Context: one part of a larger RNA
RNA sequence: CUGGGCCGUAAAGCGCACGUAGGCGGAUCGAUUAGUUGGUGGUGAAAGCCCAGGCUCAACCUUGGAACUGCCAUCAAUACUGUCGAUCUGGAGCAUAGUAGAGGUUAGUGGAAUUCCAAGUGUAGAGGUGAAAUUCGUAGAUAUUUGGAGGAACACCAGUGGCGAAGGCGACUGACUGGGCUAUUGCUGACGCUGAGGUGCGAAAGCGUGGGGAGCAAACAGGAUUAGAUACCCUGGUAGUCCACGCCGUAAACGAUGAAUGCUAGUUGUUGGCAAGUUUACUUGUCAGUGACGCAGUUAACACAUUAAGCAUUCCGCCUGGGGAGUACGGUCGCAAGAUUAAAACUC
Numbered sequence: 001c002u003g004g005g006c007c008g009u010a011a012a013g014c015g016c017a018c019g020u021a022g023g024c025g026g027a028u029c030g031a032u033u034a035g036u037u038g039g040u041g042g043u044g045a046a047a048g049c050c051c052a053g054g055c056u057c058a059a060c061c062u063u064g065g066a067a068c069u070g071c072c073a074u075c076a077a078u079a080c081u082g083u084c085g086a087u088c089u090g091g092a093g094c095a096u097a098g099u100a101g102a103g104g105u106u107a108g109u110g111g112a113a114u115u116c117c118a119a120g121u122g123u124a125g126a127g128g129u130g131a132a133a134u135u136c137g138u139a140g141a142u143a144u145u146u147g148g149a150g151g152a153a154c155a156c157c158a159g160u161g162g163c164g165a166a167g168g169c170g171a172c173u174g175a176c177u178g179g180g181c182u183a184u185u186g187c188u189g190a191c192g193c194u195g196a197g198g199u200g201c202g203a204a205a206g207c208g209u210g211g212g213g214a215g216c217a218a219a220c221a222g223g224a225u226u227a228g229a230u231a232c233c234c235u236g237g238u239a240g241u242c243c244a245c246g247c248c249g250u251a252a253a254c255g256a257u258g259a260a261u262g263c264u265a266g267u268u269g270u271u272g273g274c275a276a277g278u279u280u281a282c283u284u285g286u287c288a289g290u291g292a293c294g295c296a297g298u299u300a301a302c303a304c305a306u307u308a309a310g311c312a313u314u315c316c317g318c319c320u321g322g323g324g325a326g327u328a329c330g331g332u333c334g335c336a337a338g339a340u341u342a343a344a345a346c347u348c
Base pairs, nucleotide, nucleotide: 005319007317008302009301013316015201016200017199018198022194023193024192026088027087028086029085030084031083032082034081035080036077037076038075039074040073041072042071043070049065050064052062053061054060091191092188093187094186095185096183097182098181099180103177104176105175106174107173108172109171110154115149116148117147118146119145120144121143125136126135162169163168206247207246208245209244210243211242215241216240220236221235222234223233258315259314260313261312262311263310266293267292268291269290270289271288272287273286274285275284276283277282278281297304298303321348322347323346330341331340332339333338
């Protein structure tokens, strides 16, 4: 490089999006004939190859043939693809009117609880555990009442409920702001899909600078347990957890299932719209989500099954026995931690 196979759980879907190049691309009509198909002609050196013949055979030589799968020219065909022109509305987008939501950013506000401080009442215990002890307490603890401070998180509502591309998002109010869904028509007229590189977002932990610090709590200290106990249990407790700005760029980042489009039985719940009907709070239909079951089909089985792992098309990513190893070296990125790209020897 070519061909084949695979990717829910056996190796394998990038964590997620936007998007460049590239690849692929709706319906109708016309033109063109570039690709495509067929014919004809030219060219494709010789040797080599094949057949026959000649040296007594062979090597060798001669004649003939095929092949050289290609290139060029020309004639023709016009279905498909391309190109050009014109038209269309089903894909896509826009407008109008509604609509649900923990979608995002920012400012403010609230109540419960824990802790601490001050004061009152009050007296000998309190904590904690399997049992204890470390610990706190007559310098008045625990308990209880009142007041205050401060930080963090938002019980009930809460729901295989909602929103978001993913990570994720949950008290209340305001401001700014993204996306979705539905309905009636109207408008544009293929404007689309995917996406190597690239760019952005990206839990937790960690890092830098400056704040903050109630609770919790790596490290650490002590008490227990134990043969030991660098643990599990207990008493303390610092980073951290919180905020602002900047890095890091990884997770069982999972539906272990890439994105898009079309087609292929149903039944039943639930969320958000809309329409119609009526008995006015129900029924039926329909669109978009989110669950359970299930037919065909698929699957090694488990299972999946209109939210496909079914039947197809397009594009991207990825895999090739186990270990060595997601390691070494080199490159790139990073303050570092490290991340990313990624072997081989050897061995079974």
Predicted 3D model of a 348-nucleotide part of an RNA (small-subunit ribosomal RNA, central domain) from an uncultured bacterium. RNAcentral holds the full RNA, with entries from ENA, Greengenes and SILVA. Rfam family: Bacterial small subunit ribosomal RNA. Model confidence (mean pLDDT): 85 of 100.